[in-house]
RNA sequence: GGAGGGGUUCCAGAGAGGCCGAAUGGGCUUGCUUGGAAAGCAAGUGUAUGGGAAACCGUACCGUGAGUUCGAAUCUCACCCCCUCCG
Numbered sequence: 001g002g003a004g005g006g007g008u009u010c011c012a013g014a015g016a017g018g019c020c021g022a023a024u025g026g027g028c029u030u031g032c033u034u035g036g037a038a039a040g041c042a043a044g045u046g047u048a049u050g051g052g053a054a055a056c057c058g059u060a061c062c063g064u065g066a067g068u069u070c071g072a073a074u075c076u077c078a079c080c081c082c083c084u085c086c087g
Base pairs, nucleotide, nucleotide: 001086002085003084004083005082006081007080010026011025012024018070027045028044029043030042031041032040046061047060048059049058050057051056063079064078065077066076067075
């Protein structure tokens, strides 16, 4: 230099145009259980920002930027990073 695969929430990891800010597992928090733990069960749990006393509600964010589309994590282009192969 060329080809292929990949980058998703705290971690792993599915999702391949609308039902998705997003499954599932782990972790964490709270509760139940226990003499106390562990295990088990239940509920909750991304970040930023705006409103609100709070509860809660809205908006943006799927490596970065742009494009296509009524609509993009998903399709297209460029770039960055990781892995494999070829030279």